[in-house]
RNA sequence: CUUUGCUCAGAGCAAACCCGGGGAAACCCGGCGACGCAGAGCAACGGGACUAAAGAAGCCCCCUGUACCUGAAGCUCUCUCCACCGCUCGCACAAAUUCGAUUCCACCGGCUUCCAUGUCGGCCGAGCCGCCAAA
Numbered sequence: 001c002u003u004u005g006c007u008c009a010g011a012g013c014a015a016a017c018c019c020g021g022g023g024a025a026a027c028c029c030g031g032c033g034a035c036g037c038a039g040a041g042c043a044a045c046g047g048g049a050c051u052a053a054a055g056a057a058g059c060c061c062c063c064u065g066u067a068c069c070u071g072a073a074g075c076u077c078u079c080u081c082c083a084c085c086g087c088u089c090g091c092a093c094a095a096a097u098u099c100g101a102u103u104c105c106a107c108c109g110g111c112u113u114c115c116a117u118g119u120c121g122g123c124c125g126a127g128c129c130g131c132c133a134a135a
Base pairs, nucleotide, nucleotide: 002135003134004133005132012037013036018031019030020029021028022027035122041128042127045125046124047123048120049119050118055114056113057112058111059110060109065104067102069100071099072098073097074087075086
């Protein structure tokens, strides 16, 4: 220097659960604790997986107003009566609108789908550094 890896020795790391903290979440940090690990050391280069805040699309909801109904009540043309065609103003003149159903429509909010810039190296590959032993 290269290859091999539980044969030794000295070591090392620390899954899940739980506690505290951060984060929208995936997940991360610290403590406890060991499922395991010959790189379960470093590091997001290439795959893969996870999450979906923000963003996009669709749907729901939807104040107010628009449109609408052979709707209901009411009003009216010198007097009485009278509206499928009128009842803010104006269009020769009068009048008063109110309520209900339906349609379209905001903001906020809710749901579904897409999406990484986010996360994971103890998912895989590649890269860098490295203890011991044997050859």